[in-house]
C1' cells in the first nucleotide's frame, strides 16, 4: 500500500431509506425486605466515528478521510 469486515447512551446490542433509534446489563427514585440480594414500577442517558454528496426525506446508499479486526503484498 491493496482488499474485506466493523464503528450506534457507561458496556454489550437489534435497526439495509419513511412512527418517537430497539432490548439487555449497569446507574438514579421509589415500591418490597428487619436488612442485604432477588422482584416490582417509574427515570436519566445516543446529536448512529468525522466531513461531504444523492434525496422529499439519511443511523441506513455514494465519496474522502479517521479508528479497530483479519488478510494479501
Nucleotide at each position: 500500500g491493496g482488499g474485506u469486515c466493523g464503528g450506534u447512551g457507561g458496556u454489550c446490542u437489534a435497526g439495509u431509506g419513511g412512527u418517537u433509534a430497539u432490548g439487555a446489563c449497569g446507574c438514579u427514585a421509589c415500591c418490597c425486605u428487619u436488612a442485604c440480594g432477588a422482584g416490582g414500577u417509574a427515570g436519566a442517558g445516543g446529536u448512529c466515528g468525522c466531513a461531504g454528496g444523492u434525496u422529499c426525506g439519511a443511523a441506513u446508499c455514494c465519496u474522502g478521510c479517521c479508528c479497530g479486526a483479519c488478510c494479501c503484498a
Transfer RNA from a marine sediment metagenome, 73 nucleotides, folded computationally. It matches the Rfam family "tRNA". Rfam links the family to the GO term triplet codon-amino acid adaptor activity. Model confidence (mean pLDDT): 80 of 100.